[in-house]
Context: one part of a larger RNA
RNA sequence: UGACGGGGGCCCGCACAAGCGGUGGAGCAUGUGGUUCAAUUCGAUGCUACGCGAAAAACCUCACCUGGGUUUGACAUGCCGAGAAUCCCUGGGAAACCAGGGAGUGCCCGCAAGGGAACUUGGACACAAGUGUUGCAUGGCUGUCGUCAGCUCGUGCCGUGAGGUGUUGGGUUAAGUCCCGCAACGAGCGCAACCCCUGUCCGUAGUUGCCCCCAGGUAAAGCUGUGGCACUCUACGGAGACUGCCCUAACGGGAGGAAGGUGGGGACGACGUCAAGUCAUCAUGGCCUUUAUACCCAGGGCUACACACGUGCUACAAUGACCGAUACAAAGGGUCGCCAACUCGCGAGAGGGAGCUAACCCCAAAAAGUCGGCCUCAGUUCGGAUCGCAGUCUGCAACUCGACUGCGUGAAGCUGGAAUCGCUAGUAAUCGCGGAUCAGCAUGCCGCGGUGAAUACGUUCCCGGGCCUUGUACA
Numbered sequence: 001u002g003a004c005g006g007g008g009g010c011c012c013g014c015a016c017a018a019g020c021g022g023u024g025g026a027g028c029a030u031g032u033g034g035u036u037c038a039a040u041u042c043g044a045u046g047c048u049a050c051g052c053g054a055a056a057a058a059c060c061u062c063a064c065c066u067g068g069g070u071u072u073g074a075c076a077u078g079c080c081g082a083g084a085a086u087c088c089c090u091g092g093g094a095a096a097c098c099a100g101g102g103a104g105u106g107c108c109c110g111c112a113a114g115g116g117a118a119c120u121u122g123g124a125c126a127c128a129a130g131u132g133u134u135g136c137a138u139g140g141c142u143g144u145c146g147u148c149a150g151c152u153c154g155u156g157c158c159g160u161g162a163g164g165u166g167u168u169g170g171g172u173u174a175a176g177u178c179c180c181g182c183a184a185c186g187a188g189c190g191c192a193a194c195c196c197c198u199g200u201c202c203g204u205a206g207u208u209g210c211c212c213c214c215a216g217g218u219a220a221a222g223c224u225g226u227g228g229c230a231c232u233c234u235a236c237g238g239a240g241a242c243u244g245c246c247c248u249a250a251c252g253g254g255a256g257g258a259a260g261g262u263g264g265g266g267a268c269g270a271c272g273u274c275a276a277g278u279c280a281u282c283a284u285g286g287c288c289u290u291u292a293u294a295c296c297c298a299g300g301g302c303u304a305c306a307c308a309c310g311u312g313c314u315a316c317a318a319u320g321a322c323c324g325a326u327a328c329a330a331a332g333g334g335u336c337g338c339c340a341a342c343u344c345g346c347g348a349g350a351g352g353g354a355g356c357u358a359a360c361c362c363c364a365a366a367a368a369g370u371c372g373g374c375c376u377c378a379g380u381u382c383g384g385a386u387c388g389c390a391g392u393c394u395g396c397a398a399c400u401c402g403a404c405u406g407c408g409u410g411a412a413g414c415u416g417g418a419a420u421c422g423c424u425a426g427u428a429a430u431c432g433c434g435g436a437u438c439a440g441c442a443u444g445c446c447g448c449g450g451u452g453a454a455u456a457c458g459u460u461c462c463c464g465g466g467c468c469u470u471g472u473a474c475a
Base pairs, nucleotide, nucleotide: 001475002474003472004471005470007469008468009467010466011465012464013463015459016458019423020422021421022420023419026314027313028312029311030310031309032308033307034305035304042053043052064300065299066298067297068296069295070294073127077126078125079123080122081121082120083119086103087102088101089100090099091098092097107116108115109114129289130288132287133286134285138283139282140278141277142276143274145272150189151188152187153186154185155184156165157164158163169180170179171178195266196265197264198263200239201238202237203236204235205234206233209229210228211227214225215224216223242260245254316416320375322373323372324371325370326369332363333362334361337356338355342351343350344349382413387408388407389406390405391404392403393402429451430450431449432448433447434446435445
């Protein structure tokens, strides 16, 4: 100087407390461990691995296994020889590929011979190739402490020196935020602000959006006409909030205001820590393989299953299930696409073909809600696992191993031990909608809106952290 203490003081955080809802029990989905296997490819492992890399494993992906093949190689550059390229057919084969036959001659220079470019093929050698190894050789990127309020420097001063001071102290703040004081005076990286979204208003603009006026029209409707841009909205510019209004900083309160003390949310992550993670995104040093650790193909595997754990979904019901009727969103996506009306089918879906490169058309039905009916506490009209049969769709192909539909079957489950998680407001809880990936496949992920709570006395305790101080046989 740090680190540590079941030392002290001060102070924060859904840390506890106060509440609400879960997980842990059940079934299933998914990831992991373990076991099994020819293979169940690899990585990630306390917090900070485990719906993680993977925002899509039937083939492909693919790195794994079995079998069949290739050896200048699937790919790049250089040399020599042959042929334009390309297309079609036959035989063998699971395919890769092998053997054979046919058609066919282009572009540039040149009278021609010939040469050249691209492409295909044969050969020899340099080389290619490697998801082989080392993340403890590395770059880049990332997690974490932690959006915690800290981490430092220059000069000066103090100390023999390590170092200290500044950065401590008194207040205050979300904040090393600011004020005051002070052998310090300043400065940098962080904090805050500048950026984006959202909340109010104004200006500009008015189609594909809107409808205050008039007319037509219907079961209803800006549905139509004539119009208009007032309103809503869209998207560009601006206004607005700054403790401005009192005596330092500030705290408490008030007025005005759409908004008040960081208005709400996001992006943004200091010096560093964990030899943290990644050589399998990529890049890259060293090492290793070179008829194989490279390359091609078919099939299998990554989907196994006594079990253990994590994360989720659906439930155990009446604040409910089912049936009928009926409202109100936002944000997105769409031409290899979204797919309307209409017809068929109980349905998944099929036929059909209008419109839309989209404020125009489509996906599109929002659901919870509201109204009416029924069920009457039961393993049930709860719950839907499992299994049987029959189908639909995607795709070369759904056996291993897809999703969905109909009929039948109806399991466990009656609120979950010890323990443990999230959340302080448009939040939790609950309800549906969209998107990426994607031929197909979502209970995951990323977004969107609808309905919409309870509680916080307080900081004694648990956990993590910040500042000062004290002890130390630790570094």
About this RNA: A computed fold for a 475-nucleotide part of an RNA from an uncultured bacterium, annotated as small-subunit ribosomal RNA, 3' major domain. The prediction has a mean pLDDT of 83. The RNAcentral record of the full RNA draws on ENA and Greengenes.